A computed fold for a 147-nucleotide RNA from Embleya scabrispora DSM 41855, annotated as FMN riboswitch aptamer (RFN element). The prediction has a mean pLDDT of 82. The sequence was found by an Rfam model in a public genome assembly. The source organism's lineage runs through Bacteria, Actinomycetota, Streptomycetaceae, Embleya and Embleya scabrispora.
[in-house]
RNA sequence: ACGCGCGCUCCGGGGUCGGUGAAAAUCCGAACCGGCGGUUACAGUCCGCGACCCGGUCGAUGCCCCACGGCACGUGGAGCAACGGCCGGCUGAACCGGUGGAAUUCCGGUACCGACGGUCAAAGUCCGGAUGGGAGGUAGCGCGCGG
Numbered sequence: 001a002c003g004c005g006c007g008c009u010c011c012g013g014g015g016u017c018g019g020u021g022a023a024a025a026u027c028c029g030a031a032c033c034g035g036c037g038g039u040u041a042c043a044g045u046c047c048g049c050g051a052c053c054c055g056g057u058c059g060a061u062g063c064c065c066c067a068c069g070g071c072a073c074g075u076g077g078a079g080c081a082a083c084g085g086c087c088g089g090c091u092g093a094a095c096c097g098g099u100g101g102a103a104u105u106c107c108g109g110u111a112c113c114g115a116c117g118g119u120c121a122a123a124g125u126c127c128g129g130a131u132g133g134g135a136g137g138u139a140g141c142g143c144g145c146g147g
Stems, first nucleotide, its partner, number of pairs: 002146008010137002016030004031125002033114002035049004044112002053089007061081003065077005094110005116128003
C1' cells in the first nucleotide's frame, strides 16, 4: 500500500418582491429548493432505499392488577407505557421535441410533486418533535485479521 471485518465520527436544500386582509414567509401573482443507491450517459417525477405515521413480534425497563406462599419479601400469570431489535403495511410527481450506438437522466420547451404537529389565516421554504432518526458513501479516524 491492498483486501476483509469491527468500532467511532462526518454528511439536506429552499420565502424574496408585490396583492388582498384586522391577521398570511401559510391564500393569490411572480420567486426559490431537490437526501442516498441503481441505470447502455448526468434523474425531485424511471427501479429501489431512507425519514413521518400504523401494525405484529421479541427484548430489557417502569407502573399497575390478580393468584399462591413461609407475606417489609418471593414465585407465577394478565395488562399498560415510552424505548430498542427484527418483520410487515403506508409512502408524491413527466410529457413532447432534439442529439446520440445508448438518455422518462443531457439540450430545448411546457408541466407536475413534496409526512406529521403548530400558527391571529390554509406552509416543500417559518416554528416544533430533532443537539433526534437515517439510507448510503473508493468522506475521515482507530482497532483486528489476511497474504